About this RNA: A computed fold for a 73-nucleotide RNA from a Candidatus Aenigmatarchaeota archaeon, annotated as transfer RNA. Rfam family: tRNA. By type it is a transfer RNA. The RNAcentral record of the sequence draws on ENA.
[in-house]
RNA sequence: GGGGAGGUAGUUUAGCUUGGGAGAAUGCAGGCCUUGGGAGCCUGUGACCUGGGUUCAAAUCCCGGCCUCCCCA
Numbered sequence: 001g002g003g004g005a006g007g008u009a010g011u012u013u014a015g016c017u018u019g020g021g022a023g024a025a026u027g028c029a030g031g032c033c034u035u036g037g038g039a040g041c042c043u044g045u046g047a048c049c050u051g052g053g054u055u056c057a058a059a060u061c062c063c064g065g066c067c068u069c070c071c072c073a
Stems, first nucleotide, its partner, number of pairs: 001072007010026004020056001027045006049065005
C1' cells in the first nucleotide's frame, strides 16, 4: 500500500440480512429473606465509535474519518 471482519450499558453480547416499541446476561444501587454475610427472589440503574447523506422515520441503507483484529504484499 491492497483486501476482509468488527465497533451497541462498567463487562460479554443479541438485534443489521428484510428500516419503525433498543433487548438479554453480568455488574452496580435499594428492598425481601438471614443473628450477620453469601445464595435466591423483586424493583431500579445504565448503551448504538464519529461526521455527513437518503428517508416521514436509521443501531440497521450509502459515503468519508478514527480505532481493533486477520490475510496479502